About this RNA:
This is a predicted structure of a 79-nucleotide RNA (c-di-GMP-I-GGC riboswitch aptamer) from Sulfurovum sp. Its mean pLDDT, the model's own confidence on a scale to 100, is 79.
[in-house]
């Protein structure tokens, strides 16, 4: 500087439960742990999903725990 995930110090929260926000995807907040070396952070590229019925097509949103990019990061075998 780069790094396995083995110790350590921590950290993060799936389903579900109440309550809230929104036409919905789904977001908060508390409770809770499936689980995870980035499950921090970001809508660029795909991909899903809503509005949506429509043969498509086009726009507007959501989903970072759906791949991959980009970016920052603890401790550290071992280079």
């Nucleotide at each position: 500087a780069u790094u396995a995930a083995a110790a350590a110090a921590g950290c993060c929260a799936a389903a579900c439960u109440a309550u809230u926000u929104g036409u919905g995807a789904a977001g908060g907040u508390a409770g809770g742990a499936c689980g995870g070396a980035a499950a921090g952070c970001c809508a660029c590229g795909g991909g899903u999903c809503u509005u949506a019925u429509u043969a498509a097509a086009c726009a507007a949103g959501a989903c970072a725990g759906c791949c991959g990019a980009g970016u920052u990061a603890c401790u550290u075998c071992a280079u």